[in-house]
RNA sequence: GGGGCUGUGGGGUAGCCUGGCCAUCCUUCAGCGUUCGGGACGCUGUGACCCCGGUUCGAAUCCGGGCAGCCCCA
Numbered sequence: 001g002g003g004g005c006u007g008u009g010g011g012g013u014a015g016c017c018u019g020g021c022c023a024u025c026c027u028u029c030a031g032c033g034u035u036c037g038g039g040a041c042g043c044u045g046u047g048a049c050c051c052c053g054g055u056u057c058g059a060a061u062c063c064g065g066g067c068a069g070c071c072c073c074a
Base pairs, nucleotide, nucleotide: 001073002072003071004070005069006068007067010027011026012025020057029045030044031043032042033041050066051065052064053063054062
C1' cells in the first nucleotide's frame, strides 16, 4: 500500500441477506414477594444499535466516507 471480517445496554448475545410492533434473550444492578435471616426462586424496573452524511414516508438493517479491533497478501 491492497483485500476480507467485525463493531448493538455495565458484560455477553439474536436480529442485518428480505427497511416498519415498546429492538431479542442471558447476566449484572435496583426494588418487591417468599425466609427468623441469608441463599435459591418468582415478579417488576433500569439501560444499547462505533461516528458523520446520503437514500426513503420510515434505517440497527440499504449506499458513501471515516474510526477502532482482528486476519490475509505485498

The prediction has a mean pLDDT of 83. This is a predicted structure of a 74-nucleotide RNA (transfer RNA) from a Candidatus Woesearchaeota archaeon. It matches the Rfam family "tRNA". Taxonomically the source falls in Candidatus Woesearchaeota (Archaea, Nanobdellati).